[in-house]
RNA sequence: UGCCGAAUCCCGAGGCCACGGCCGAGGGACCGGGGGACCCACGUUGUUGGGGCGAACCUCAGCCAGGAGGGCUGGGGAGCGCAGGCUCUUUUAGCGCUAGCCCGUCAGCUAACCCCGGAGGCCCACGAAAGAGG
Numbered sequence: 001u002g003c004c005g006a007a008u009c010c011c012g013a014g015g016c017c018a019c020g021g022c023c024g025a026g027g028g029a030c031c032g033g034g035g036g037a038c039c040c041a042c043g044u045u046g047u048u049g050g051g052g053c054g055a056a057c058c059u060c061a062g063c064c065a066g067g068a069g070g071g072c073u074g075g076g077g078a079g080c081g082c083a084g085g086c087u088c089u090u091u092u093a094g095c096g097c098u099a100g101c102c103c104g105u106c107a108g109c110u111a112a113c114c115c116c117g118g119a120g121g122c123c124c125a126c127g128a129a130a131g132a133g134g
Stems, first nucleotide, its partner, number of pairs: 002122003008029004014023003030118006040108001049106001050103004057077008078098005086133007
């Protein structure tokens, strides 16, 4: 100066202070997620449980182990992310990712209503075209 992501902004009891400021319960705005009727949809569950956040899924081949499940390597499909410099959309090239965590036997959609989160982790660079806005 920027990126992924909902993860930002404001007020502020009180406390600290080197008196410049700092921390901050709580509240509000806004952003994000879950539960939850009629109607609609589905027959459902019984350890092969089921479900949620997230792009993080499907499939083929080989190998390891070998009961299922699983692990590794390499392909294909699909999804997601990326300043040569205001933002957004689309196409294309290149590069990268396809994790992790949670609920606890339970949840389709869902108005009213109810509940929860606003973290964390990275970067010094790597394009082209069209359109719209500013």